This is a predicted structure of a 91-nucleotide RNA (Glycine riboswitch aptamer) from Nocardioides albidus. Of the family's consensus pairs, 91% are formed in the model.
[in-house]
RNA sequence: UGAUGCUGCACGGGAGAGUCAGGCCCCGUGUCUGCGCCGAAGGGGCAAUCCCUCCCCGGAACCUCUCAGGCGCCAGGACCGUGCAGAGCAG
Numbered sequence: 001u002g003a004u005g006c007u008g009c010a011c012g013g014g015a016g017a018g019u020c021a022g023g024c025c026c027c028g029u030g031u032c033u034g035c036g037c038c039g040a041a042g043g044g045g046c047a048a049u050c051c052c053u054c055c056c057c058g059g060a061a062c063c064u065c066u067c068a069g070g071c072g073c074c075a076g077g078a079c080c081g082u083g084c085a086g087a088g089c090a091g
Stems, first nucleotide, its partner, number of pairs: 001091001006086008018035001020034005036071003042067001043065003049059002
């Protein structure tokens, strides 16, 4: 000095499922209850598999569970793209 990759930030894109029923009400489509659903914040679980000679330990999903969250709009949103910044391995 330091690509790819990693972390953070900004911008853009970004799915699914009842604006169901009843009550209350400041009448805002708010709030409460009930039932029905969704999964791509987060969380839990198993595990293809990764590391290792093997085992153990450990890591590990957009698979799964729906605790949380969500089921009009707004917001959120895994993930993807672009840019900026930071640390830094190989070289």